Context: one part of a larger RNA
RNA sequence: UUGGGCGUAAAGCGCACGUAGGCGGUACGCUAAGUCGGGUGUGAAAGCCCUCGGCUCAACCGAGGAAGUGCAUUCGAAACUGGCGCGCUUGAGUUCGGGAGAGGAUCGCGGAAUUCCAGGUGUAGAGGUGAAAUGCGUAGAUAUGUGGAGGAACAUCAGUGGCGAAGGCGGCUAUCUGGACCAAUACUGACGCUGAGGUGCGAAAGCGUGGGGAGCAAACAGGAUUAGAUACCCUGGUAGUCCACGCCGUAAACGAUGUCAACUAGCCGUUGGGGGGCUUGUCCCCCUUAGUGGCGCAGCUAACGCGAUAAGUUGACCGCCUGGGGAGUACGGCCGCAAGGUUAAAACUC
Numbered sequence: 001u002u003g004g005g006c007g008u009a010a011a012g013c014g015c016a017c018g019u020a021g022g023c024g025g026u027a028c029g030c031u032a033a034g035u036c037g038g039g040u041g042u043g044a045a046a047g048c049c050c051u052c053g054g055c056u057c058a059a060c061c062g063a064g065g066a067a068g069u070g071c072a073u074u075c076g077a078a079a080c081u082g083g084c085g086c087g088c089u090u091g092a093g094u095u096c097g098g099g100a101g102a103g104g105a106u107c108g109c110g111g112a113a114u115u116c117c118a119g120g121u122g123u124a125g126a127g128g129u130g131a132a133a134u135g136c137g138u139a140g141a142u143a144u145g146u147g148g149a150g151g152a153a154c155a156u157c158a159g160u161g162g163c164g165a166a167g168g169c170g171g172c173u174a175u176c177u178g179g180a181c182c183a184a185u186a187c188u189g190a191c192g193c194u195g196a197g198g199u200g201c202g203a204a205a206g207c208g209u210g211g212g213g214a215g216c217a218a219a220c221a222g223g224a225u226u227a228g229a230u231a232c233c234c235u236g237g238u239a240g241u242c243c244a245c246g247c248c249g250u251a252a253a254c255g256a257u258g259u260c261a262a263c264u265a266g267c268c269g270u271u272g273g274g275g276g277g278c279u280u281g282u283c284c285c286c287c288u289u290a291g292u293g294g295c296g297c298a299g300c301u302a303a304c305g306c307g308a309u310a311a312g313u314u315g316a317c318c319g320c321c322u323g324g325g326g327a328g329u330a331c332g333g334c335c336g337c338a339a340g341g342u343u344a345a346a347a348c349u350c
Base pairs, nucleotide, nucleotide: 004321005320006319007304008303012318014201015200016199017198021194022193023192025088026087028085029084030083031082033081034080035077036076037075038074039073040072041071042070049065050064051063052062053061054060091191092188093187094186097182098181103177104176105175106174108172109171110154115149116148117147118146120144121143125136162169163168206247207246208245209244210243211242215241216240220236221235222234223233258317259316260315261314262313263312266295267294268293269292270291271290272288273287274286275285276284277283278281299306300305323350324349325348332343333342334341335340
């Protein structure tokens, strides 16, 4: 390179936006770059191939032909691709009207609980465990009731429920704001898909500066356990967890399944939407180009399983894989305050 692959064997970038590039709906006309056909020129000789001939044959040699799949030029063809022009509406988008939602940001508010503080009642334990002990308590703890402070998280509702591109999002109100969906008109007229580089977002932990600190809790200390116990259990406890701003850029960032589009049996739920029925209940029935689950035909698969939310049948574009270890390491580059990230080998070895 060809070929084969990427749910679990190696392999889908964590996710999006988007540049170049690749690919691109439908009617007509023009063009003739790609494409196809003919002619001409060229494509040295030798060689390869075919025919004939010369050495007794052959190797070898001589002659002729063919080929040289190419290039240039010229004359044509116009289906397809491209280009130009003019249209179309089904792709894409806009408009009017709706309902759903923990989608995002900011301000404010609320109740339960833990802890702490003050003073009241009250007395000897309380806490903890497999059992204990450290620690706490007659300087009055635990318990109980009142008042106060402060921080963090929001029980029930809650649901293989919802929303978001992913990470993720859950008390309540208000303001600002993104997206999706439904129904029905009107409009634009291919404006589209993907996307190397690039840019942005990106859990937790971690880092910088300044706040905050109730509970929890790496590190650490003590008590147990044990042969030991740098652990599991217990008593404490600092970073951190929280807020603002700025970094970091990684995860089993998982559906271990890239994005977009088309097509391909059914059945049962559920969310949103639409329509209808009456016994007006949040009741029943029907539909659904939207979402989310369970089975399952065909088909696929090494099997497990997947099965219209495909891992089925196809198309477009990107990313990635090529035996195990060495190693996601070294060196170099880029990024970072650092931690480190990213790109990424080889020797050697089995």

Model confidence (mean pLDDT): 87 of 100. A computed fold for a 350-nucleotide part of an RNA from an uncultured prokaryote, annotated as small-subunit ribosomal RNA, central domain.